[in-house]
Context: one part of a larger RNA
RNA sequence: GGGUGAACGCUGGCGGUGCGCUUAAUGCAUGCAAGUCGAGCGGUUCAACUGCGAUUCGUCGCGGAUGAAUAGCGGCAGACGGCUGAGUAACGCGUGAGUAACCUGCCCCGCGGCGGGGUAAAACUUCGAGAAAUCGGAGCUAAUACCGCGUACGGUCCCCCGGUGUCGGCCGGGGGAAGAAAGUUCGGCGCAAGCCGUAACGCCGUGGGAGGGGCUCGCGUCCUAUCAGGUAGUUGGUGGGGUAACGGCCUACCAAGCCGAUGACGGGUAGCUGGUCUGAGAGGAUGAUCAGCCAGAGGGGGACUGAGACACGGCCCCCACUCCUACGGGAGGCAGCAGCAGGGAAUUUUGGGCAAUGGGCGAAAGCCUGACCCAGCGACACCGCGUGGGGGAAGAAGGCCUCCGGGCUGUAAACCCCUUUUCCGAGGGAAGAGUAAGGACGGUACCUUGGGAAUAAGCCCCGGCUAACUACGUGCCAGCAGCUGCGGUAAUACGUAGGGGGCAAGCGUUACCC
Numbered sequence: 001g002g003g004u005g006a007a008c009g010c011u012g013g014c015g016g017u018g019c020g021c022u023u024a025a026u027g028c029a030u031g032c033a034a035g036u037c038g039a040g041c042g043g044u045u046c047a048a049c050u051g052c053g054a055u056u057c058g059u060c061g062c063g064g065a066u067g068a069a070u071a072g073c074g075g076c077a078g079a080c081g082g083c084u085g086a087g088u089a090a091c092g093c094g095u096g097a098g099u100a101a102c103c104u105g106c107c108c109c110g111c112g113g114c115g116g117g118g119u120a121a122a123a124c125u126u127c128g129a130g131a132a133a134u135c136g137g138a139g140c141u142a143a144u145a146c147c148g149c150g151u152a153c154g155g156u157c158c159c160c161c162g163g164u165g166u167c168g169g170c171c172g173g174g175g176g177a178a179g180a181a182a183g184u185u186c187g188g189c190g191c192a193a194g195c196c197g198u199a200a201c202g203c204c205g206u207g208g209g210a211g212g213g214g215c216u217c218g219c220g221u222c223c224u225a226u227c228a229g230g231u232a233g234u235u236g237g238u239g240g241g242g243u244a245a246c247g248g249c250c251u252a253c254c255a256a257g258c259c260g261a262u263g264a265c266g267g268g269u270a271g272c273u274g275g276u277c278u279g280a281g282a283g284g285a286u287g288a289u290c291a292g293c294c295a296g297a298g299g300g301g302g303a304c305u306g307a308g309a310c311a312c313g314g315c316c317c318c319c320a321c322u323c324c325u326a327c328g329g330g331a332g333g334c335a336g337c338a339g340c341a342g343g344g345a346a347u348u349u350u351g352g353g354c355a356a357u358g359g360g361c362g363a364a365a366g367c368c369u370g371a372c373c374c375a376g377c378g379a380c381a382c383c384g385c386g387u388g389g390g391g392g393a394a395g396a397a398g399g400c401c402u403c404c405g406g407g408c409u410g411u412a413a414a415c416c417c418c419u420u421u422u423c424c425g426a427g428g429g430a431a432g433a434g435u436a437a438g439g440a441c442g443g444u445a446c447c448u449u450g451g452g453a454a455u456a457a458g459c460c461c462c463g464g465c466u467a468a469c470u471a472c473g474u475g476c477c478a479g480c481a482g483c484u485g486c487g488g489u490a491a492u493a494c495g496u497a498g499g500g501g502g503c504a505a506g507c508g509u510u511a512c513c514c
Base pairs, nucleotide, nucleotide: 001514002513003512004511006510007509008508009507010506013385014384015383016382017381018380019378020377021343026341027340028339030338031337032336035076036075037074040073041072043070044069045068046067047066049064050063051062052061053060054059083296084295085294092221093220094219095218096217097216098215099214102213103212104211107209108208109207110206111205112204113203115149117147118146119145124139125138126137127136128135129134156177157176158175159174160173161172162171163170164169183201184200185199186197187196188195189194222268223267224266229259230258231257234256235255236254237253238252239251240250241249271293272292273291274290275286276285277284278283298319299318300317301316302315321332322331323330324329349375351374352373353372357371358369359368360367361366388418389417390416391415398409399408400407401406423451424450425449426448427447428446432441458503459502460501461500462499463484464483465482469498470497471496472495473494479486480485
């Protein structure tokens, strides 16, 4: 000199764009943050309409078709998005390869198929237990729920043959075996049951793709030797198990290996990267915001479901803590958005909206979305603007200094002329919306117009380094101080004043990095 997610002191007019718990991964009241589909299904409730019956003429009962709603079964989503950085020195991350050792829901492009049956259990009814959370018995029922049967282009497994290779395989042919599925809406026809469809959305098998992921390897990745030896599933093999898949991943047996001064093992510290700050560079420091990867969800462990989790707002167990309780037993997890307490030098609103972008579900309408878009608070940072412009005396007053002549403040003010950024008032008023309508922001930005210099300057410093000097007070006191050092009676170094210098809605100080 530059920099900061800063803090503190004094001060503070406006706008734009960003940023805002770096500490206690401490504990959390309250609300919201993941639902959706009735065009998968059986019910239930309601509305108006309608047929029949009854009627005390109020209406009631049974049935039909329509519409709306939806607790339950079922499907998809809840593995994304959002938060945090505790742990981790590791194939965790970065980079480059490999997978002849692998998986992939939804999406895209192909090929083939969707025949015929059965069963249960929610809801519901009923009985019961419990303070509650919730649970049990009996009975009924639908499905795109579940289970057999039939069929099998292709796929899988076994046997045989051929070709080929980068030689743990790949490709082709033949034979054999086991293994699939689901319907709904719309349209047409029909009195109806239902049938048909070149319609739409789905379903089953399989090939390919895209995107996503698993695993493996080379290289790189902090300090410490006042850590020198470490290791028994340890290192390798065989058989077996397990996985989507290789593997000591697991297991039995066999062998005795394996790692290490090119630093094993141990200890400390730390999420990694793109980047960011600094620097001429090399390098050093750093990893807020944004983006990629990883890890975590009160601490620890476990699996279930599923294409995908060992799963933040799912489940089970243990522990700690909080809450409810009828004392028998239950409920909970903000490192989501706000917000509270606590800690701290220190970090915001319990706001608006789904209008846009994006996501989930749905045929769609749409619903949900504290992702997101906005607004609020904070000079926290950067950028921009303003606090007026011109004229105006050999120069008012006041203040300060003085050698008492005067000098400085100083064109500064007053005063005259002008302007209106900003401000206040009035009127108009968007783009953002690809679509007729629909905009949270927002009556905002912006435009027009009226008013009036009006609403707007401070902070630090002035011995040298270092730009800027006098007076008074004080008297090694009170105090200053980054270094050198000032102060003990004329202090440009303390305090005040006048003056001056620097920066400016900021200025200084502190902390940290280069």